Molecule: SAM riboswitch aptamer (S box leader)
Organism: uncultured Prolixibacteraceae bacterium
């Protein structure tokens, strides 16, 4: 790189280097951005996948701390809508996308 299940309408900023974009992608809207974008570092924080404790016991399932450890995340629903299907709409499914577990 691929594959599988699972989760995305809840949560959570500051500082320092930088210097002009940013919100995956293609189209459109809309929003942040020189009162400092995007990357990086550092602190600090949410969360609760794993992992940790517990009951049960079909190792799958309810629950429970965040003090340990592995990721993750910390404007706006995954920013919105269309690019796919169904539906008059609403809305429901897919499919990308992203984190994570297992696997190759």
């Nucleotide at each position: 790189u691929g594959a599988u299940u699972a989760u995305a309408c809840a949560g959570a900023a500051g500082a320092g280097u930088g210097g002009a974009g940013a919100g995956a992608u293609c189209g459109g809207g809309c929003u942040c951005c020189g009162a400092g974008a995007a990357a990086c570092u550092c602190u600090g924080g949410c969360a609760a996948c794993c992992g940790u404790c517990u009951g049960u016991u079909g190792u799958a399932u309810a629950g429970a701390a965040a003090a340990a450890g592995g990721u993750g995340c910390c404007a706006a629903u995954a920013c919105c809508c269309g690019g796919c299907c169904g539906g008059a709409a609403a809305c429901g499914g897919a499919a990308u996308u992203a984190u994570a577990a297992u696997u190759u």